[in-house]
RNA sequence: AGAGUAGGAAUGUGUUCGUUAAGUGCUGACCGGACGGGGAGUUGCCGGUCGGACGAAAAGCCUUAGGCUUGCGGUCCACAUUUCGCAUCCCGCU
Numbered sequence: 001a002g003a004g005u006a007g008g009a010a011u012g013u014g015u016u017c018g019u020u021a022a023g024u025g026c027u028g029a030c031c032g033g034a035c036g037g038g039g040a041g042u043u044g045c046c047g048g049u050c051g052g053a054c055g056a057a058a059a060g061c062c063u064u065a066g067g068c069u070u071g072c073g074g075u076c077c078a079c080a081u082u083u084c085g086c087a088u089c090c091c092g093c094u
Base pairs, nucleotide, nucleotide: 001094002093007084008083009082010081011080012079013078014077017073018072019071026052027051028050029049030048031047032046033045037091038090039089040088058070059069060068061067062066
């Protein structure tokens, strides 16, 4: 000097849920978890519980009982592609 992880993000396809507003996003308290092969590990990251603030898009059809279609939501999940990638410290590997 370099390699390598978990994981994150974007896009695409399929799919779930909601459209009687949950979810997503923001935020407080508490609890927990993960973080290259090994060790340590944060004021960073992720999750759970209880709160707070904010806040939305429906339309058409079949037909009277729920369905179907097209939308909408910073919606769930899976896969594919691209991209970023150990906060930091010590050791190890090439």
THF (Tetrahydrofolate) riboswitch aptamer from Ruminococcus flavefaciens, 94 nucleotides, folded computationally.
The coordinates come from a structure-prediction model, not an experiment, and the mean pLDDT is 76.
The RNAcentral record of the sequence draws on MGnify.